[in-house]
RNA sequence: UCCGCAUUGGUCUAGUGGCUAGGAUUUUGCGCUCUCACCGCAAAGGCCGGGGUUCGAUUCCCCGAUGCGGAA
Numbered sequence: 001u002c003c004g005c006a007u008u009g010g011u012c013u014a015g016u017g018g019c020u021a022g023g024a025u026u027u028u029g030c031g032c033u034c035u036c037a038c039c040g041c042a043a044a045g046g047c048c049g050g051g052g053u054u055c056g057a058u059u060c061c062c063c064g065a066u067g068c069g070g071a072a
Stems, first nucleotide, its partner, number of pairs: 001071007010025004018055001026044006048064005
């Protein structure tokens, strides 16, 4: 320098052109318990940034950023 892959709550992860963006974990509150733990219920918390296409983009396209791998 070039090529490819990945990027979704604090962490791990699923997913699709129209969903309330799902699950696990974490945190908080309530219940349970003599208390703690476990367990149950509820809540908080997310699509890497910008632009484009489209009636509509987290999803498709382009540019960029970061990480990983490869070629020279």

The prediction has a mean pLDDT of 80.
A computed fold for a 72-nucleotide RNA from Rozella allomycis CSF55, annotated as transfer RNA.
Its Rfam family is "tRNA". Rfam describes the family as follows. Transfer RNA (tRNA) molecules are approximately 80 nucleotides in length.